[in-house]
RNAcentral holds the sequence, with entries from ENA and SILVA. The RNA shown here (small-subunit ribosomal RNA) has 1483 nucleotides and comes from Sinorhizobium meliloti.

């Protein structure tokens, strides 16, 4: 000195907090597998088949016990026997065993060879037998007869210190010799040591779906037996013994020191090393011996294997090697007794697969190396790239060094204290050569350190969890780069940890899983005050023990380390002893605060039996009376002319008790409600007295226990499962209606469950209040209160608690005691088994399999066939349409060579297209080109090429020819440019992806919203602000307020229009003055107008309402009045909305074609369907004639006047105008006349014919217009549906863009010019607040069950089959013990040869292994068929649940139905909404 020790993360959600599971990061291993592999040290190495084993070895030794035989001259050596000691140790394995087996600590009734100490003895005799000889049997193993012989083999006698027995007289009982004379041995006894046997306390796995077990069982006595106590055994007697503190049974398992993990407490484990036990092919048995019921001994039975001459025999690797087999998997048929030990021997020595070493294996731990320094053209190559560069990377090469390890050569130990060294020529040391021989594995989405490119395209694949992959994958595969570890690295398996996720340390149960439906009460647990005693618990000290090794500490030894050694600490335990006595316990005594008794009062739907009452429903009788009644959303079934319903009256019968009535009362809970009464339980208040802890809780147990249901017998009015009919519906086994049976009621007996709920076990104590209410008491004061107290029942609320919601003296707070229950979701409260029940069923209660969640509370949204408020041409009130007709136009569909493409509810469809005959054009057919129709660069050659014009061929592109001509600068040499030819880089793509994108646009919506900073509140998501009261078109403004401010939106600023002023006065205007056909001209700028700038409108003023506000209503003034009208202006965001075909653009694709050119065709098709329009259907009109008034635009490739021609479209020709000047350009409806007179018309104009006009290269497919002729449909439009609130709708015309031409479309302009709005119930859309939610892809959501198909595990199942442990009976080997006679028999006895005592064999008996039979028990496997369960792709039928889920849902029960489910009865709120009541808070 022995110490100091605790980390979290991912995953449920749109997000949050919690609960809760799953998963990961760590350490470890007797490991295995994959890839790779230089050296050494120290360790380790069949976890599976206690499966079977070839071969060799693993236990022998002693001649100083004995005889015989062999070799040898002898000395000596050898052999088989007799005899002694040792083969009970050492070595192996873990099958069995849940046990005194093991661990720990004790105990008494024992033995102990060899060893040590002490005492004593070691005398005298006898009879055999193996070996050996002879003769046999057998294949062999082996064996028989007969004869001889020795001993430390065997037997007897004597003696006997001590020993044993005893009736106390006595009796019993031993030995072995060898020899070199030193010793070694032998017997008896006592003691020790060592080892062993036995007994006891405590500890030692799981299951109660194992609850009763036990006849030698428990005890006693006698006897036997053992080394020893004992039912250990036996006879008799008694009836005990064990068990909920878990007996018995079943399953599993060798136990421990230790090992791994952990902060610890614990949890898991029991390889190597060490202690104990058990076993030795399986089962039984004894013998010998000090010790065994004996791994390498014996006997028997069984299985297996081997030999055999078929008659019989032999064997046992769980010893060391090794073989086969099993298995994912585990080594050499090695060396030596040199060391350490063991056996025998006096010893030399022999034996020793114990042991010491070596071999194999990265199996583990530890150490070392694979080089070091320098080296920037930052080499080459690789990879990436924004093309600049970056990175690999000082890395390499190069240069200068070193030699650990390995290699070669030499020397060479310790281990041995005299000799003796397998290891081993090993460790170590010295010398030598040369960078030489020596690096891999895994990972790189997050957890988790480390990123890019290519390939692939929900494929291939990855994955520990979450999850990745559907064409831009840091997640697959490859490469480059990077990270980690390193002779290893990953994976798999297992254990502990994290996991406080079984919670002793250290959890919970209102809603997450979890309080028994309620009580009484047994065992048990816990328990008031005081005193004394005791010392069991408790505390302190001492003693014994807690093996060694291990762990830890300090030292030391191998170069270090691993490893090893020495010493210490520790081993948290058990036993024992002494002391202390506060607390707990025991004993004794006392007390009254807990509990109870008594007395006097009190309230009550407490229970039970009997009796009585009135209202109502129904039915019956008779009366009045007539056509309906009843029922519903609407109906029908039903009842009624045979008289219903209605009305009045009489009667019958059953059930339930209006009002009072109340978060009022009583009861343990279920529950209890008319009145009277019998019997009866409990509670509360007050009080003198009494008992004296008698208490609390309560496993099992017992009792009570709604509704439904069952049994027997009654009863039956109403209601009403089932059932029937009618409706509804796609269907309607439902909701609704008409009927209606069990049942509901009574008595008796069962059942024993409910959302049996306060989802909150019982009891005691403590901890702010305020306000109600029920039953008592006391005090004050008075007739109504106040104060206080006890008991009950409610509301709000502080501290505290809670995940939050919430609870809060009636706790879910703070404490104590006892009981019950929980440990992810599903499977499942199910199966099997047990118990109960008449049954229905109840109770107890799993597993396989499957998922990564299931769940609670709260938040923000979204949604609701929830609520409130508000708005909008949303409805309503109106006007006019669409939908019917014809035509135009767009779309779908169809067709086609092509009918190019896109747009698809609102928000696609007269949309892209502000204008497809060619072009456009993207489509189709055909012809044709390939650096290209278009762009840039490179290259070399040319003086021409190209352009304009003309000709030929051709459909044209194109091809050929002709003619003519040449840009700029210049120092005149040339240069530059254009052009064509070639080459390759590239061009090109209206090809794909709008779900890779930018930009643009639509829509909600010109709706009033959307956010932020700071502060505050909340654990948090979030809330507040932004809600509330008013008000507004408005989150507009005011007031209030834990908010105060701010931003984007609103409004305003902008444009236009409405009034006026100033300025200006041409192309505009004309009052006055002249003038003309005419503002035509002079003149003028007053007016109109034009276009610049001002003014004006702000709820500013008045009155009222309102809260003294904001604001609203009315009024005045004013051109205009409450954002004056219109426009532009579009917040945060939503729809993967639209567009790759406007444009841009990533990636992919095509490259003599998906590019380019050309001709022709198509986009214009046509049975049909839809959208948007035009024209109509006529008289408010058509036609004809006359006549009046605009605005806003456009015009040079243009608008075009006047004039002329044509019926007309138009033509000829051309003044003027680049526009307040000229032109388009007569506005039309209106108005004034005439005519038509209700008709398919003088309406309507489609269609068609003919003839023309215009544009254009061209009018056939396929343009517009004109004239004449023709004259369809259509007479106001079904269901449905659209627009519009004022200069609006409706109606009328005019202009423009596009454009050669083409307008019913689109965009503008003015003219004429209404009706209606009570109002917000309803439809649609939207905003705010609130509520419910199982939705968050957000209701186009979620989600339930049957059925069909596939797969998986499980249950039932006629049975079949295997095993286990018992039981009963039969048989009964070997063997011990007992008995036994008629067999055999050396020692001793006696007489003398017979016999006796004994002994052996035999036989008999008890016990008994294996075996057989039988009926049961338990467990496993399998089984036609069958049942539910789980999981699967997008199947089928419905829509049960979540919103009031469209019939509120759920629980129990009964019944019915394809299915979810429906209905009845009772219960619950874990039901929305509205109303009422009560209570609380504030004033």
């Nucleotide at each position: 000195a022995a110490c100091u020790u605790g980390a979290g993360a991912g995953u449920u959600u749109g997000a949050u907090c919690c609960u809760g599971g799953c998963u990961c990061a760590g350490a470890a291993c007797g490991a295995a597998c994959g890839c790779u592999g230089g050296c050494g040290g120290c360790a380790g190495g069949c976890u599976u088949a206690a499966c079977a084993c070839a071969u060799g070895c693993a236990a022998g030794u002693c001649g100083a016990g004995c005889g015989c035989c062999c070799c040898g001259c002898a000395a000596g050596g050898g052999g088989a026997g007799c005899g002694g000691c040792a083969g009970a140790c050492g070595g192996g394995u873990g099958a069995g065993u849940a046990a005194c087996g093991c661990g720990u600590g004790g105990g008494a009734a024992u033995c102990u060879a060899c060893c040590c100490u002490u005492u004593u003895c070691u005398a005298c005799g006898g009879a055999a037998u193996a070996a050996c000889g002879c003769a046999g049997g057998g294949a062999a193993a082996c064996u028989u007869g007969u004869g001889c012989u020795a001993a430390u083999a065997c037997c007897g006698u004597a003696u006997g210190a001590g020993c044993c027995c005893u009736u106390c007289g006595g009796g019993g009982g031993a030995a072995a010799g060898a020899u070199u004379u030193a010793u070694c041995g032998g017997g008896a006894a006592a003691g020790g040591a060592u080892g062993a046997g036995c007994c006891c306390g405590c500890g030692u796995u799981g299951g109660a779906u194992u609850a009763g077990c036990u006849a030698g069982u428990u005890g006693g006595u006698g006897g036997g037996g053992u080394a020893a106590a004992g039912g250990c055994c036996u006879a008799c007697c008694a009836a005990g013994g064990c068990g909920a503190c878990g007996a018995u049974c079943c399953a599993u398992a060798g136990c421990u020191g230790g090992u791994c993990u952990g902060a610890g407490a614990g949890g898991a484990u029991g390889a190597u090393c060490a202690g104990c036990c058990a076993c030795a092919u399986u089962g039984g048995g004894a013998c010998u011996g000090a010790g065994a019921c004996a791994c390498g001994g014996c006997c028997c039975a069984a299985a297996c294997u081997c030999c055999u001459a078929c008659g019989g025999g032999a064997g046992g690797c769980a010893g060391c090697a090794g073989u086969g087999g099993g298995g994912a998997a585990u080594a050499u048929u090695g060396g030596a007794c040199a060391a350490u030990g063991g056996g025998c021997g006096c010893a030399a020595g022999c034996c020793u697969g114990a042991u010491c070493c070596a071999g194999c294996c990265a199996u583990g731990c530890c150490g070392c190396g694979u080089g070091a320094g320098u080296g920037a053209u930052g080499a080459a190559g690789g990879c990436c790239c924004u093309a600049g560069g970056g990175u690999u990377g000082u890395a390499a090469a190069g240069c200068u060094c070193u030699u650990u390890c390995a290699c070669c050569g030499g020397u060479g130990a310790a281990g041995a204290u005299a000799a003796u060294g397998a290891c081993g020529g090993u460790a170590a040391c010295c010398g030598g050569a040369g960078a030489a021989g020596a690096a891999g594995c895994c990972c790189c989405g997050g957890c988790u350190a480390a990123c890019u490119u290519c390939g692939u395209g929900c494929c291939a694949g990855c994955a520990g969890c979450c999850g990745c992959g559907g064409u831009a994958a840091u997640a697959c595969g490859a490469a480059g780069g990077g990270g980690g570890c390193u002779a290893g690295c990953g994976u798999u398996g297992u254990u502990c940890g994290g996991a406080a996720u079984u919670a002793c340390u250290g959890g919970g149960c209102g809603u997450a899983a979890a309080g028994c439906g309620c009580a009484c009460g047994u065992a048990g647990g816990c328990g008031g005050a005081u005193u004394g005693u005791u010392a069991a618990g408790u505390g302190a000290g001492g003693g014994g023990u807690g093996a060694a090794a291990u762990c830890c500490c300090a030292g030391g030894g191998c170069u270090c380390a691993a490893c090893c050694c020495u010493g210490g600490a520790a081993c948290u335990g058990c036993c024992u002893u002494u002391c202390a006595u506060a607390c707990u316990g025991g004993c004794a005594a006392u007390c009254u605060a807990g509990a109870g008794u008594c007395c006097a009062g009190a309230a009550g739907a407490g229970g039970u039996g009997a009796g009585u009452g009135g209202a109502a429903u129904u039915c019956c009788g008779a009366g009045u009376g007539u056509a309906g009644c009843g029922g519903u959303g609407a109906a029908a079934u039903g009842c009624g002319u045979a008289g219903a319903g209605a009305u009045a009256u009489g009667g019958a019968g059953g059930a339930a008790c209006a009002c009072c009535a109340g978060u009022g009362g009583c009861g343990a809970a279920g529950g209890c409600g008319a009145c009277u009464u019998u019997c009866u339980g409990g509670u509360c208040u007050g009080g003198a007295a009494c008992u004296g802890a008698c208490g609390c809780u309560g496993a099992g147990g017992u009792g009570c226990g709604a509704a439904a249901g069952c049994g027997u017998g009654g009863g039956g009015a109403g209601c009403a499962a089932a059932c029937a009919g009618g409706a509804u519906u796609a269907g309607a086994u439902a909701c609704c209606c008409u009927g209606g049976u069990a049942g509901u009621c009574c008595a008796c007996g069962c059942c024993g469950u409910a959302a049996a709920c306060g989802a909150u076990g019982a009891a005691u104590g403590u901890u702010a209040g305020c306000c109600g209410u029920c039953g008592g008491g006391c005090a004050g004061u008075u007739u109504a209160c106040u104060g206080u107290u006890c008991g009950g029942u409610g509301g709000c609320g502080c501290a505290g608690c809670u995940a939050a919601c919430g609870c809060a003296u009636u706790a879910a707070a703070c404490a104590u005691u006892c009981c019950g229950c929980c440990u992810g979701g599903g499977g499942a409260g199910u199966a099997c088994g047990g118990u109960c029940g008449c049954a229905a069923g109840a109770u107890u209660a799993a597993a396989a399999c499957u998922c990564a969640a299931a769940g609670g509370a709260a938040u923000u949204g979204a949604c609701g066939g929830g609520g409130g408020c508000c708005c909008g041409c949303a409805c309503a009130a109106g006007c006019g349409g669409u939908g019917g007709a014809g035509c135009a136009u767009g779309u779908g569909g169809u067709u086609u060579a092509a009918u190019u493409c896109g747009a698809a509810g609102c928000a696609a469809c007269g949309c892209g297209c502000a204008g497809a005959a060619c072009c456009u054009u993207a489509c189709c057919a055909g012809c044709c080109c390939u650096u290209g129709a278009c762009a840039u660069c490179c290259c070399g050659a040319u003086c021409g090429c190209g352009g304009a014009c003309c000709c030929u061929a051709g459909a044209g592109a194109u091809a050929g020819g002709g003619c003519u001509u040449c840009u700029c600068c210049u120092u005149c040499g040339g240069g530059a440019g254009c052009a064509g030819a070639g080459u390759g880089a590239c061009a090109g793509g209206u090809g794909g992806u709008g779900c890779a994108u930018g930009g643009u646009u639509g829509u909600c919506g010109u709706c009033a919203g959307c956010u932020c900073g700071u502060g505050u509140c909340g654990u948090g998501a979030g809330a507040u602000g932004u809600u509330g009261g008013g008000u507004u078109a408005a989150g507009u403004c005011c007031c209030g307020c834990a908010a105060c401010g701010a931003g984007c939106g609103c409004a305003a600023c902008c444009c236009u229009u409405g009034a006026u002023c100033u300025u200006a006065g041409u192309u505009g205007c004309c009052a006055u003055c002249a003038u003309u056909a005419a503002g035509u001209u002079g003149g003028g700028c007053a007016c109109u107008c034009u276009a610049a700038g001002g003014u004006g409108a702000c709820u500013g003023c008045c009155g009222g309402u309102g809260a003294c506000a904001a604001a609203c209503c009315g009024g005045a003034g004013g051109a205009a009045g409450g954002u004056g009208g219109g426009g532009a202006u579009g917040a945060c965001g939503u729809c993967a909305a639209a567009u790759c075909a406007u444009c841009a653009u990533g990636c992919c694709c095509c490259u003599u074609a998906u590019g380019a050119c050309c001709u022709g065709g198509g986009c214009u098709a046509c049975a049909c369907a839809c959208g948007u329009g035009c024209u109509a259907c006529a008289a408010u009109g058509g036609a004809c004639g006359g006549u009046a008034c605009a605005a806003a635009g456009a015009g040079c490739u243009g608008c075009a006047a006047g004039a002329c021609c044509g019926c007309g479209a138009g033509g000829u020709g051309g003044a003027g105008c680049u526009a307040a000047u000229c032109u388009c350009a007569u506005a039309a409806a209106a108005c004034c006349g005439u005519u038509c007179u209700c008709a398919g018309u003088u309406c309507g104009g489609a269609u068609u014919g003919u003839a023309g006009g215009c544009u254009g290269c061209a009018a056939c497919u396929c343009g517009c217009c004109u004239a004449c002729a023709u004259g369809a449909a259509g007479c106001u439009g079904g269901a449905a549906u659209c627009g519009c609130u004022a200069g609006u709708a409706a109606u009328c015309g005019c202009g423009g863009a596009u454009c050669a031409g083409c307008a019913u479309g689109c965009c503008g302009c003015g003219g004429u010019g209404a009706a209606u709005a009570c109002g917000u119930u309803c439809c649609c859309g939207g905003g705010c607040c609130u509520u419910g939610u199982a939705c968050a892809c957000a209701c186009c959501g979620c989600c339930c069950g049957u059925c069909a198909c596939a797969c998986c595990a499980c249950g039932a199942g006629a049975g079949u089959u295997u095993g286990u442990a018992a039981c009963a009976c039969c048989c009964g080997a070997a063997g011990u013990c007992g008995g036994u006679g008629g067999g055999g028999u050396a020692a001793c006895c006696u007489u003398u040869u017979u016999g006796g005592a004994g002994c052996c064999a035999g036989c008999c008996g008890c016990c008994u292994a294996a075996g057989g039979u039988g009926g049961g028990a338990c467990a496993g496997a399998u089984g036609a068929u069958u049942g539910g369960g789980g999981u699967g792709a997008a199947g089928u039928c419905g829509u049960a649940a979540c919103a009031a889920g469209g019939u509120a849902g759920c629980c129990g029960u009964a019944u019915c139905g394809g299915a979810a489910g429906g209905u009845g009865c009772g219960g619950c709120u874990g039901g929305a909404u509205c109303a009422c009541c009560u209570c609380c808070u504030u004033u």
Its Rfam family is "Bacterial small subunit ribosomal RNA".
Model confidence (mean pLDDT): 84 of 100.